[in-house]
This is a predicted structure of a 78-nucleotide RNA (c-di-GMP-I riboswitch aptamer) from Desulfofustis sp. Model confidence (mean pLDDT): 90 of 100. The model forms 95% of the base pairs in the Rfam consensus.

RNA sequence: UCUUCGAAAGGGCAAACCUGGGGCAACCUGGGGACGCAAAGCCGCGGGCCAGCACUUGCUGGCAGCCGGGCUGCCGAA
Repeated sequence: UCUUCGAAAGGGCAAACCUGGGGCAACCUGGGGACGCAAAGCCGCGGGCCAGCACUUGCUGGCAGCCGGGCUGCCGAA
């Protein structure tokens, strides 16, 4: 230095819910709030789930905190 792993330290993010705004909706976003998270950072590539429109079984949108995968990353005990 790198890989694996995850003690400590410094920190980080933010579920449900409430509220302002956007959207037909799923859901997104500002503020409050913490269930939790060692990638709960990023990517819609694969699976899955959700919503809208069609009814040809397709199109569009969403969920990264559903799983898998990819990229990047703080610290340094056993």